Predicted 3D model of a 518-nucleotide part of an RNA (small-subunit ribosomal RNA, 5' domain) from an uncultured Planctomycetaceae bacterium. It matches the Rfam family "Bacterial small subunit ribosomal RNA". Its mean pLDDT, the model's own confidence on a scale to 100, is 83.
[in-house]
Context: one part of a larger RNA
RNA sequence: GAAUGAACGUUGGCGGCGUGGAUUAGGCAUGCAAGUCGAGCGAGAACCCGCAAGGGGGACAGCGGCAAACGGGGUAGUAACGGGUAGGCAACGUACCCUUCGGAUGGGGAUAGCCACGGGAAACUGUGGGUAAUACCCAAUAAUCUCUCUGAUAAUCAUCGUUGGAGAGCAAAGGUGUGAUUCCACCGGAGGAGCGGCCUGCUUCGUAUUAGCUAGUUGGUGAGGUAACGGCUCACCAAGGCGACGAUGCGUAGGGGGUGUGAGAGCAUGACCCCCACCACUGGGACUGAGAUACUGCCCAGACACCUACGGGUGGCUGCAGUCGAGAAUCUUCGGCAAUGGGGGAAACCCUGACCGAGCGACGCCGCGUGUGGGAUGAAGGCCCUUGGGUUGUAAACCACUGUCAGAGGGGAUGAAGUGCGGGAGAGCAAUCUCUUCCGUUUGACAUAGCCUCAGAGGAAGCACGGGCUAAGUUCGUGCCAGCAGCCGCGGUAAUACGAACUGUGCAAACGUUAUUC
Numbered sequence: 001g002a003a004u005g006a007a008c009g010u011u012g013g014c015g016g017c018g019u020g021g022a023u024u025a026g027g028c029a030u031g032c033a034a035g036u037c038g039a040g041c042g043a044g045a046a047c048c049c050g051c052a053a054g055g056g057g058g059a060c061a062g063c064g065g066c067a068a069a070c071g072g073g074g075u076a077g078u079a080a081c082g083g084g085u086a087g088g089c090a091a092c093g094u095a096c097c098c099u100u101c102g103g104a105u106g107g108g109g110a111u112a113g114c115c116a117c118g119g120g121a122a123a124c125u126g127u128g129g130g131u132a133a134u135a136c137c138c139a140a141u142a143a144u145c146u147c148u149c150u151g152a153u154a155a156u157c158a159u160c161g162u163u164g165g166a167g168a169g170c171a172a173a174g175g176u177g178u179g180a181u182u183c184c185a186c187c188g189g190a191g192g193a194g195c196g197g198c199c200u201g202c203u204u205c206g207u208a209u210u211a212g213c214u215a216g217u218u219g220g221u222g223a224g225g226u227a228a229c230g231g232c233u234c235a236c237c238a239a240g241g242c243g244a245c246g247a248u249g250c251g252u253a254g255g256g257g258g259u260g261u262g263a264g265a266g267c268a269u270g271a272c273c274c275c276c277a278c279c280a281c282u283g284g285g286a287c288u289g290a291g292a293u294a295c296u297g298c299c300c301a302g303a304c305a306c307c308u309a310c311g312g313g314u315g316g317c318u319g320c321a322g323u324c325g326a327g328a329a330u331c332u333u334c335g336g337c338a339a340u341g342g343g344g345g346a347a348a349c350c351c352u353g354a355c356c357g358a359g360c361g362a363c364g365c366c367g368c369g370u371g372u373g374g375g376a377u378g379a380a381g382g383c384c385c386u387u388g389g390g391u392u393g394u395a396a397a398c399c400a401c402u403g404u405c406a407g408a409g410g411g412g413a414u415g416a417a418g419u420g421c422g423g424g425a426g427a428g429c430a431a432u433c434u435c436u437u438c439c440g441u442u443u444g445a446c447a448u449a450g451c452c453u454c455a456g457a458g459g460a461a462g463c464a465c466g467g468g469c470u471a472a473g474u475u476c477g478u479g480c481c482a483g484c485a486g487c488c489g490c491g492g493u494a495a496u497a498c499g500a501a502c503u504g505u506g507c508a509a510a511c512g513u514u515a516u517u518c
Base pairs, nucleotide, nucleotide: 001518002517003516004515006514007513008512009511010510013368014367015366016365017364018363019361020360026324027323028322030321031320032319035066036065037064040063041062047056048055049054073279074278075277082204083203084202085201086200087199088198089197092196093195094194097192098191099190100189101188102187103186105139106138107137108136114129115128116127117126118125119124145169146168147167148166149165150164151163152162153161174184175183205251206250207249212242213241214240217239218238219237220236221235222234223233224232254276255275256274257273258269259268260267261266281302282301283300284299285298304315305314306313307312332358334357335356336355340354341352342351343350344349371401372400373399374398381392382391383390384389405459407454408453409452410451414447415446420441421440422439423438424437425436426435427434428433462507463506464505465504466503467488468487469486473502474501475500476499477498483490484489
């Protein structure tokens, strides 16, 4: 000098864009953060119409489907195939989406909700009766699917690949609608896209005042297991495997894109944003599922907290706000789904603390303003003085202007593209479907660039420093005291170094100090 997620002191006008719990991965009151589908299913309260029968209506709850594995947070652990990079899988998976080839036949028994009767303080739960489905089950049919046997073919270290034959096995569900081969769903293949799993080469902090480490350990055979290779697991066999090119141990640490600095080489670092990994009160476990060993799912144990009728129960903010604590230190218990995106749905739409916005903080960067021109008897006051004067100083007053920002008012753009509805035209033989296009209608939480009008210099300057380094000095007070100080060093009676005043210098809505990096 540059830099910072900074803090502290003094001061503080406005705006834009960013950014803000770095410490206790300490504990948490309260609200919200994942639902949706009635066009899968049965039942159906209030309410409305009706004399009634009946009709409309559809809340709450339940079964079922999809989602909840994404999105959001954090960096505790991890020195590791965790990350980076380059490859491999003849060793693999894939719901939703796209393309394509086929299919959807016939039956059955339950169960929740509901009703009745109970148990319990509660959380919750038992028995009996009866009911539906795109829930569950059985059978049929079926291949280019799966398995077994077998022929050919090319290749490989090899199981495999390609192409034939034989046998065995495996599927389905309906809905809307006047009307379904046609729309939306459903079942089985093949391919794709995207996403994931595994393997390998190289690379990735300090310490040798850590030198030996290792028994599923290293390899083989066989079996099991997995989507898949493999000591992944097991039985048996062999005795291997790693290590001064640093094994093992210990300490520290998420990694990268990047960021800071620097001419570069390098050094330091990993906030915000993006990618990957890991974590979810602590430890362990599996279930469901295409996918989890699952932050707001389940089970067990533990610590902590809460409720209790003492028998027993409930909870997990490292989501958004907020609170206590510790700390030098880090914000609102805000608005909206209008936009972008996500989940569900045929759609309307619903949900979305993702997100978009507003609020708070000079925390950072950038921009603007705090007036402009004239004005000398060089006024008054202050300070210095050799008492002549000098300086503050065109500075002020005064005169003439301007109108940025802030203030008040106004009008009109933009973020809105769509989707839906109504109508028209055209194309796809037909269609309840799809596409193109035109007209009308419908959607803004929040914000405002820019423009016009009003008023009026009015509301807007400080901080540090002045011995040298280092730009800028005089007087008074103090008297090795009080104090200053980054280094050298000042202060013991004329201190340009302490304190004050005047004055000057630097930067400026900031200026200094402290801490840290280069």